RNA sequence: GCGAUAUCCAGAAAGGUGGAGGGAUGGGCCCUGUGAAACCUUGGCAACCUGCUUGUAUGUAGGCGUGGUGCCAAUUCCCCCCGGAACGGCAUGGCCGCACUCGGGAAAGAUGCUGA
Numbered sequence: 001g002c003g004a005u006a007u008c009c010a011g012a013a014a015g016g017u018g019g020a021g022g023g024a025u026g027g028g029c030c031c032u033g034u035g036a037a038a039c040c041u042u043g044g045c046a047a048c049c050u051g052c053u054u055g056u057a058u059g060u061a062g063g064c065g066u067g068g069u070g071c072c073a074a075u076u077c078c079c080c081c082c083g084g085a086a087c088g089g090c091a092u093g094g095c096c097g098c099a100c101u102c103g104g105g106a107a108a109g110a111u112g113c114u115g116a
Base pairs, nucleotide, nucleotide: 002115003114005112006111007110008109013042014041015040016039017038021031022030023029026079027078028077043072044071045070048068049067051064052063053062054061076108081105082104084102085101087097088096089095090094
């Protein structure tokens, strides 16, 4: 880097170095010299894997938080694709459109685990 799979509306700080970017891409909209990214220290959140444990014939399930990751602004910040509803138009029971709004499914992305 590639494939498969699960989850993604919850949750979680402070200091130091640093010095202008960051929020994946595009468009928005935000964060940021009241200090971005990155790195370091301590702290925390969570429960994917491991460990311990409760229960079961088995499986699903629950608890702890040892170790391995991960994470600690905003729903994956929102939208970009395809339908549906509402709404509007017309050739009147079907078709088309869709600025705003609501909802569903994808794609893409992130993280864990796994495979070659």